[in-house]
Context: one part of a larger RNA
RNA sequence: UAGGUUGUUCAGGAACUAGGCACAUUGACCCCGUAACUUCGGGAGAAGGGGUGCCCACCUCAGACGUGGGCCGCAGAGAAUAGCGCAGGGCGACUGUUUAACAAAAACACAGGUCUCUGCAAAGUCACAAAAACGACGUAUAGGGGCUGACGCCUGCCCGGUGCCGGAAGGUUAAAAGGAGGGGUUAGCCGCAAGGUGAAGCUCUGAAUUGAAGCCCCGGUGAACGGCGGCCGUAACUAUAACGGUCCUAAGGUAGCGAAAUUCCUUGUCGGGUAAGUUCCGACCUGCACGAAUGGCGUAACGAUCCUGCGACUGUCUUAACAACCUGCCCG
Numbered sequence: 001u002a003g004g005u006u007g008u009u010c011a012g013g014a015a016c017u018a019g020g021c022a023c024a025u026u027g028a029c030c031c032c033g034u035a036a037c038u039u040c041g042g043g044a045g046a047a048g049g050g051g052u053g054c055c056c057a058c059c060u061c062a063g064a065c066g067u068g069g070g071c072c073g074c075a076g077a078g079a080a081u082a083g084c085g086c087a088g089g090g091c092g093a094c095u096g097u098u099u100a101a102c103a104a105a106a107a108c109a110c111a112g113g114u115c116u117c118u119g120c121a122a123a124g125u126c127a128c129a130a131a132a133a134c135g136a137c138g139u140a141u142a143g144g145g146g147c148u149g150a151c152g153c154c155u156g157c158c159c160g161g162u163g164c165c166g167g168a169a170g171g172u173u174a175a176a177a178g179g180a181g182g183g184g185u186u187a188g189c190c191g192c193a194a195g196g197u198g199a200a201g202c203u204c205u206g207a208a209u210u211g212a213a214g215c216c217c218c219g220g221u222g223a224a225c226g227g228c229g230g231c232c233g234u235a236a237c238u239a240u241a242a243c244g245g246u247c248c249u250a251a252g253g254u255a256g257c258g259a260a261a262u263u264c265c266u267u268g269u270c271g272g273g274u275a276a277g278u279u280c281c282g283a284c285c286u287g288c289a290c291g292a293a294u295g296g297c298g299u300a301a302c303g304a305u306c307c308u309g310c311g312a313c314u315g316u317c318u319u320a321a322c323a324a325c326c327u328g329c330c331c332g
Base pairs, nucleotide, nucleotide: 001328003327004326007325008324009323011318012317015316020313028052029051030050031049032048037042039150053071054070055069056068057067058066072076084311085310086309087308088307089306090305091303092302096108097107112148113147114146115145116144117143118142124134125133151298152297153296154295156228157227158226161225162224163221164220165219166218167217170216171215172214176210177209181205182204183203184202185201188197189196190195229247230246231245232244233243256290257287268284269283270282271281272280
């Protein structure tokens, strides 16, 4: 000594710490045994308990296994390799994918659901120009796009605004058509002249009128973008308000869930667990500011996921001058 692919340690055993990070425990094979829950597959190697050497006999064709008996020791698997376990909760169904070199996740994907486009020279993509190509040697049980994301129970109200779809009476409206009217030029006419007037033609301009889609307009449409109220009063204790009034709105949030990955006040209140609990679990509902495919609520299984508890285990920690000891290396 910033070495040991960390060697050991009395007593205690997470008191360490953001957090058991790290370490330790467990570990193979055989036998017994195995809960809630469950999509009946699983959960499960659940958990938990016992065994393992050598010799002899029986069994057998033989070996092994098995059965019986015996022997030795404190101790009979291995150790170069070889699950710690259990319980509650959040999120995501799952196996998968990802930020090559700080993020592996609750993010992406996913089967499944639904909406929408597309009748084939398809829609769509390659620049919204052409050709060629893909789609596809496919044809709506197909192909493209959007959203959602297994499964179970479900998915409420609003079409006023925006979008999309449909409609066509009326309004508005481009190029174009149209050509009333106006200007220029001037043969002629008038005039002594300057000049005036001025047909046809040519030329410049140009009103009315006719003119689609679109927009206005009419209707539909939410698993389209989205949205889903306020105030006041009222029951024979109090409190509360099933009930009533009123204002506004397109309509005023249904089921379910709720201090939540969402709750500011907040360490809300009550209950549980602890001697003690800003976390955790169960409730309540006063939802600052949940809510139904930007899906809602559940859910067995799964997860190098996140939070919490218990057991086991330990140098994570306490004692002890800065823990001690062992060992390697370096220096003397």